[in-house]
Large-subunit ribosomal RNA, domain IV from a Candidatus Pelagibacteraceae bacterium, 328 nucleotides, folded computationally. The organism belongs to Candidatus Pelagibacteraceae, within Bacteria. RNAcentral holds the full RNA, with entries from ENA and SILVA.
Context: one part of a larger RNA
RNA sequence: UGAUGUUGAAGGAACUCGGCAAAAUGCUUCCGUAACUUCGGGAAAAGGGAGACCUUUUUGUAGGCAACUAUGAAAAGGUGGCACAAGCCAGGGAGAAGCGACUGUUUAUCAAAAACACAGGGCUCUGCUAACACGUAAGUGGAUGUAUAGGGUCUGACGCCUGCCCGGUGCUGGAAGGUUAAUGCGGUUGGUGCAAGCUAACUUCUGAAGCCCCAGUAAACGGCGGCCGUAACUAUAACGGUCCUAAGGUAGCGAAAUUCCUUGUCGGGUAAGUUCCGACCUGCAUGAAUGGCGUAACGAUUUCUCCGCUGUCUCCAACAUCAACUCA
Repeated sequence: UGAUGUUGAAGGAACUCGGCAAAAUGCUUCCGUAACUUCGGGAAAAGGGAGACCUUUUUGUAGGCAACUAUGAAAAGGUGGCACAAGCCAGGGAGAAGCGACUGUUUAUCAAAAACACAGGGCUCUGCUAACACGUAAGUGGAUGUAUAGGGUCUGACGCCUGCCCGGUGCUGGAAGGUUAAUGCGGUUGGUGCAAGCUAACUUCUGAAGCCCCAGUAAACGGCGGCCGUAACUAUAACGGUCCUAAGGUAGCGAAAUUCCUUGUCGGGUAAGUUCCGACCUGCAUGAAUGGCGUAACGAUUUCUCCGCUGUCUCCAACAUCAACUCA
């Protein structure tokens, strides 16, 4: 000096990105227990009291015919100690917000999460030799199943809801017309041959699906405006005009895991708060199963605050063991 421990005056998070680490809590029993809530929970909520040993009395349970034996409980009185759940073992607690409903799963070896899954919801395909998948095929899975079944895809408990747009892309349906390959019946011209014929080039017509076309469909992929004016202070604009669009963002929520300007403005908390909470709305660039907004319970999740606690710190010190180092 380092490592691992133990202890520490006064203070008690002033440390730090952050209470990281440490400390503290910890058992049994009695009392007591809030908001909120899906009435189950929350809850061991929180917060308090008691606990050793001796004596006496009362009493429970088991065994026994009984005497009694074993093991508990309660009450009263007393004894000792600094300390009685005397060691080990053994929850710190509370409030507020984000995300995800939950238990679960995951990057074996830097990520455990808000990611995945999930029950629940929707759309869509599939009538059985099913759809779909593997295979050149035979065949197999699906399934010894049969639409209350199976496949695909999106969303993700529950509660309240899920607006407008089918112009583009996709999917489904339609078949009148247009386009169109091979093919098919012909036509014209050429080569050759005595001829029958063979053969070449050109060409009218014929001609399926597809595409064009016509509809439907957004819990399909997706999308959801601009400018100008207007009210008896000012400001603002319920109102009007105009351009464009397939339609111009509804309910909600909103400086948000989304807000650039921005430490927005106001309020709360602090002596002091770029974080946090509640509002406002000027949403650079929110928004409804790419789900929107809430939500009890849950979380080795993220953020903020408080109580307790402490060597995290003010500010370091001592001790124990090991190592390093010096000497022998």